[in-house]
RNA sequence: GGGCCCGUGGCUUAGUCAGGCAUAGCGUCGGACUCUUAAUCCGAAUGUCAGGGGUUCAAAUCCCUUCGGGCCCG
Numbered sequence: 001g002g003g004c005c006c007g008u009g010g011c012u013u014a015g016u017c018a019g020g021c022a023u024a025g026c027g028u029c030g031g032a033c034u035c036u037u038a039a040u041c042c043g044a045a046u047g048u049c050a051g052g053g054g055u056u057c058a059a060a061u062c063c064c065u066u067c068g069g070g071c072c073c074g
Base pairs, nucleotide, nucleotide: 001073002072003071004070005069006068007067010026011025012024020057028044029043030042031041032040050066051065052064053063054062
């Protein structure tokens, strides 16, 4: 230099093919239960969907580009 794959709450992750409410688990916070803790149960908060631009009524999803990570080729 060329090709391919990946990037989504604090962590892990579904959703992307085929555009239409941003998911779940763990964790955190509050409460119930308990002599107390743990476990269990209930509730809540938590996301510029890596950045920018474009297409569209509508983009995590499609297109272009940049950045970061991984693999392969030279």
A computed fold for a 74-nucleotide RNA from Methanocorpusculum sp., annotated as transfer RNA. It was read from a public genome assembly.